[in-house]
Context: one part of a larger RNA
RNA sequence: GCCUACGAGUUGCUUCUCACUGGCAAGGCUAAGGGACCCAGUCCCGCAACCGAAGCGAAAGCGAGUCUGAACAGGGCGUUCAGUCAGUGGGAGCAGACGCGAAACUUUGUGAUCUACCCUUGAGCAGGUUGAAGGCGCGGUAACACGCGCUGGAGGACCGAACUAAUAGUCGUUGAAAAGACUCUGGAUGACUUGAGGGUAGGGGUGAAAGGCUAAUCAAACUGAGAGAUAGCUCGUACUCCCCGAAAUGCCUUUAGGGGCAGCCUCGGGACAGUCUUUGAGAGGUAAAGCUACUGAUAGGAUGCGGGGGCUUCGCCGCCUACCAAUUCCUGACAAACUCAGAAUGCUUGAAGAUGAUGCUCCGGAGAGAGGCGAUGGGUGCUAAUAUCCGUUGCCGAGAGGGCAAUAACCCAGACCUGCGGCUAAGGUCCCGGAAUUCACGCUAAGUUAGUAAAACGUGGUUGCACUGCAUUGACAGCUAGGAUGUUGGCUUGGAAGCAGCCAUACAUUUAAAGAGUGCGUAACAGCUCACUAGUCGAGCGGUGCUGCAUGGAUGAUGAACGGGUAUAAGCGUGGUACCGAAGCCCAGGAAUCUUAAGAUUGGUAGGGGAGCAUUCCGAUCAGCAGCGAAGGCGUCGCGCGAGCGGUGCUGGAGCGUUCGGAAAAGCAAAUGUAGGC
Numbered sequence: 001g002c003c004u005a006c007g008a009g010u011u012g013c014u015u016c017u018c019a020c021u022g023g024c025a026a027g028g029c030u031a032a033g034g035g036a037c038c039c040a041g042u043c044c045c046g047c048a049a050c051c052g053a054a055g056c057g058a059a060a061g062c063g064a065g066u067c068u069g070a071a072c073a074g075g076g077c078g079u080u081c082a083g084u085c086a087g088u089g090g091g092a093g094c095a096g097a098c099g100c101g102a103a104a105c106u107u108u109g110u111g112a113u114c115u116a117c118c119c120u121u122g123a124g125c126a127g128g129u130u131g132a133a134g135g136c137g138c139g140g141u142a143a144c145a146c147g148c149g150c151u152g153g154a155g156g157a158c159c160g161a162a163c164u165a166a167u168a169g170u171c172g173u174u175g176a177a178a179a180g181a182c183u184c185u186g187g188a189u190g191a192c193u194u195g196a197g198g199g200u201a202g203g204g205g206u207g208a209a210a211g212g213c214u215a216a217u218c219a220a221a222c223u224g225a226g227a228g229a230u231a232g233c234u235c236g237u238a239c240u241c242c243c244c245g246a247a248a249u250g251c252c253u254u255u256a257g258g259g260g261c262a263g264c265c266u267c268g269g270g271a272c273a274g275u276c277u278u279u280g281a282g283a284g285g286u287a288a289a290g291c292u293a294c295u296g297a298u299a300g301g302a303u304g305c306g307g308g309g310g311c312u313u314c315g316c317c318g319c320c321u322a323c324c325a326a327u328u329c330c331u332g333a334c335a336a337a338c339u340c341a342g343a344a345u346g347c348u349u350g351a352a353g354a355u356g357a358u359g360c361u362c363c364g365g366a367g368a369g370a371g372g373c374g375a376u377g378g379g380u381g382c383u384a385a386u387a388u389c390c391g392u393u394g395c396c397g398a399g400a401g402g403g404c405a406a407u408a409a410c411c412c413a414g415a416c417c418u419g420c421g422g423c424u425a426a427g428g429u430c431c432c433g434g435a436a437u438u439c440a441c442g443c444u445a446a447g448u449u450a451g452u453a454a455a456a457c458g459u460g461g462u463u464g465c466a467c468u469g470c471a472u473u474g475a476c477a478g479c480u481a482g483g484a485u486g487u488u489g490g491c492u493u494g495g496a497a498g499c500a501g502c503c504a505u506a507c508a509u510u511u512a513a514a515g516a517g518u519g520c521g522u523a524a525c526a527g528c529u530c531a532c533u534a535g536u537c538g539a540g541c542g543g544u545g546c547u548g549c550a551u552g553g554a555u556g557a558u559g560a561a562c563g564g565g566u567a568u569a570a571g572c573g574u575g576g577u578a579c580c581g582a583a584g585c586c587c588a589g590g591a592a593u594c595u596u597a598a599g600a601u602u603g604g605u606a607g608g609g610g611a612g613c614a615u616u617c618c619g620a621u622c623a624g625c626a627g628c629g630a631a632g633g634c635g636u637c638g639c640g641c642g643a644g645c646g647g648u649g650c651u652g653g654a655g656c657g658u659u660c661g662g663a664a665a666a667g668c669a670a671a672u673g674u675a676g677g678c
Stems, first nucleotide, its partner, number of pairs: 001678006011095003015092010027051002033045005055062002065077004098236002101233001105226003109222002116200009125190001127159003130155001134151006163187003168183004202218001204214003239612006249262005264367001265365002268362003272359001274355009289339002295335002299331004306324002308321004371396010401412003416590004421586003427580003430565003436577001438576006449567002457552003461549002464546007478536005484509003489503003515530001519528002591602004613667001615664006622657001624656002632651008
């Protein structure tokens, strides 16, 4: 992992409540107990109790009323509406109360054969080394001290086996082993190691102390019991079909992943309403807007109260000011907590029309009270977030199908079943791939693009439009020639001659034209060149604005941010025709539900309601079936929407069924479910 068996809403209650069915009914009903009989039972008695028929008040009490009250006032609760008993079912309560699951707590006991420490009594420690005290001798001293030699054999002494420990590494890691093996290593006469016997016991022991050890268990052992502890938590919770179908919100909560009430779902009952469109009438202060209409904020200008600064004066005055600036005026302009005004929607309500079970209410049963994304109006945030918090709405949740390569929410579209029928939606039609290598006119040359998205700022890439200048009296570009004179203008300067700088600049002259000079250049000149002019050439040439596509900007970590192949259209723009394309729509057949006349409806999680199938047993039934072959098993055929049921062949070898009822140890895929098998 699979198979088989087992495995979870049960039972009790002289507790409550609701529905249905039945009996009796202003009454209903018996309990214990007793009696009778055909004695696990049925019938009868039982006039105890209980519920109901009257309430109100704290009560005395009064009573269709009563209480409050001074009240013959008002108000509160009543008076109008049938109950009760039994059965069945839905829920609730009390019980373990759908099942499994703690960590723990209390209590009774069992453990020191492991291990910790202690007690008693035993045992063990190869070999080698060092050489303390003391002693003896000699030297030495006044005597000691002291020195040397020998002797001696001390030590939690040294090296190192046994023994003991466990430093480092390797192996082992479903091991040979639930802690080992190998190599290395510490101690090895000691606070040493070890045998046997004994002692200390669970909030206790023991501990050279690690919360260590206390029988592979220790921040409180193990066993039984309380005990089915409790678990607002996790997991699981078993046959079929049909109808409806949520919520993830508000308030409160030692409350926030749990609850209570309301909202939303469902079943049954009851009276009536509901919704939409058009139109009439209303309330309102949002969007936009506006502000000499307020409150505030605010740019420029005019005016310049007041102030600052300067001048002046003995002082008061006075004067000046490119400073700040009130008020008022002109122009411009801002606001969630501004509004003189003010929509659209939405809301309330009247009428008409449309629509049909949608709305309301009373009971029984719930679930839910973690929501999410898109669009849109906002707050927070960074006009960040698959962010967060609200409003409105759609969808997912609980929604399958088609499209978007894949992809809960986007686009299309709401799946009762069947069809080798048809038409379409979104989206597509070169191949993968169903359908156009479709038609017309443009654009793009970047593989831009198809096939994610991208800025400021650039582009004599190219399209279109508009305006404008020049041009056969010859434009634009090219080529040829000229481009001069007063003069080296004046000033400045070492120099300044068109060209460092300053001043003047319509300087003037000769001219077809030529600036007191456009740039390069020189120390300054020179030189080259331009403007400008002529010739040559012979038809368009410039400028500005807007615009389409393209282009640079464009940088990330494996090679893919591209569905692939590929494509110059199979790209982009505009328009047309055809086709493909879904569980949409249509057609044909069928089923169920609601209405019944047509007809309409039938996606669905939590959840509510309804109808059934199967299993085991019991009562009755068929005066059923069965060795001429029961149950069970393996095939096959048929019936039923389905759970399932039946026929038949083989197998099997002894019990089993139909129908109507009843009762449940009544249906398994899941619980890291339990046991067995493989």